[in-house]
RNA sequence: GAAGCUCAUCAGACGGUCGCUGUGUAUUUUAUGUGCAUAGAGGAAAGUCCGGACUCCAUCGGGCAGGGUAGUGGGUAACACCCAUCCAUCGUGAGGUGAGGAUUAGAGCUACAGAGACGAGCCAGUUAAGUCUGGGUGAAACGAGCAAUCUCUACCUGGAGCAAUACCAAAUAGGCAGGUGCUGACGUGGCCCACGGAGCCUGCGGGUAGGUAGCUAGAGGCGGGCGGUAACGCACGUCCCAGAUGAAUGACCGUCAUAGCGCGAGGGGCAACCCAAACGCCGUAACAGAAUCCGGCUUAUCGGUGAGCUUCCACU
Numbered sequence: 001g002a003a004g005c006u007c008a009u010c011a012g013a014c015g016g017u018c019g020c021u022g023u024g025u026a027u028u029u030u031a032u033g034u035g036c037a038u039a040g041a042g043g044a045a046a047g048u049c050c051g052g053a054c055u056c057c058a059u060c061g062g063g064c065a066g067g068g069u070a071g072u073g074g075g076u077a078a079c080a081c082c083c084a085u086c087c088a089u090c091g092u093g094a095g096g097u098g099a100g101g102a103u104u105a106g107a108g109c110u111a112c113a114g115a116g117a118c119g120a121g122c123c124a125g126u127u128a129a130g131u132c133u134g135g136g137u138g139a140a141a142c143g144a145g146c147a148a149u150c151u152c153u154a155c156c157u158g159g160a161g162c163a164a165u166a167c168c169a170a171a172u173a174g175g176c177a178g179g180u181g182c183u184g185a186c187g188u189g190g191c192c193c194a195c196g197g198a199g200c201c202u203g204c205g206g207g208u209a210g211g212u213a214g215c216u217a218g219a220g221g222c223g224g225g226c227g228g229u230a231a232c233g234c235a236c237g238u239c240c241c242a243g244a245u246g247a248a249u250g251a252c253c254g255u256c257a258u259a260g261c262g263c264g265a266g267g268g269g270c271a272a273c274c275c276a277a278a279c280g281c282c283g284u285a286a287c288a289g290a291a292u293c294c295g296g297c298u299u300a301u302c303g304g305u306g307a308g309c310u311u312c313c314a315c316u
Stems, first nucleotide, its partner, number of pairs: 001312010012256007020040008042287001046298002049296005054161004066157005071085005086100001087098004101152002106150002108146003118143001122135004165213004175204006186196003220239004225234003260281003266275003
């Protein structure tokens, strides 16, 4: 210098103007108002695949069935996740991948080739005698292989999910109770007439619309320390960091970093060609967006950064 491997990390910055949602506070006309202050998406918020927290239902306990997991040891709230390691396998290597319990319980399967594929037997020679020897094919010829076929073993395993669940609670229409009403209640916008007229009033109860709680302080973030090869754990200090509900988290302007393009001072090389300051142009970029929360996995992703390591080439 080139090509790679593993791990970690960022996901434009600053300023201005106008908005949106939550909270606090002041104000007032007490509300869905206004002013001010403050907070406001992600590494995957995604797929909803696995594991948990939480809630309701079921449940003495045990077993069967069904489902899941599978070298060994460790981590964890738990896992199908993670770490370490053995074995197998791929790679020159750093490293990658693994559906890696059991075929002396039983069943099933073993392509093509081959006479025959798990039943034993076939061919040639040989012997008193399936008695002995040899046999092409094929991964495998009596020896076995496959559990990513059933099965067996060990361990785990109740169901539904925040649209869980709990509370408050209109209008209208039913329901129940009491009162009142054809001796006319009640209605026709206030009164009288007139007309209609069997209901009307009060209370209670359930459900609906709507609202509130659940809702975000958590297996939490950050910092250094200690223990551990590591995953991870322990104590200490410090911080509070979205909570919307047709669903806020945005739009525009300015300056600039990075990337890209152009030009090219200059440098390297025999050459082809390579590197490249300054300047100019471009104009902010990929995948994507919370919806009870958390740990994983998987998938999507423009571009950049850091650390450790490997192979090859050149020079000293």
Predicted 3D model of a 316-nucleotide RNA (Bacterial RNase P class A) from a Burkholderiales bacterium. Of the family's consensus pairs, 93% are formed in the model. The coordinates come from a structure-prediction model, not an experiment, and the mean pLDDT is 77.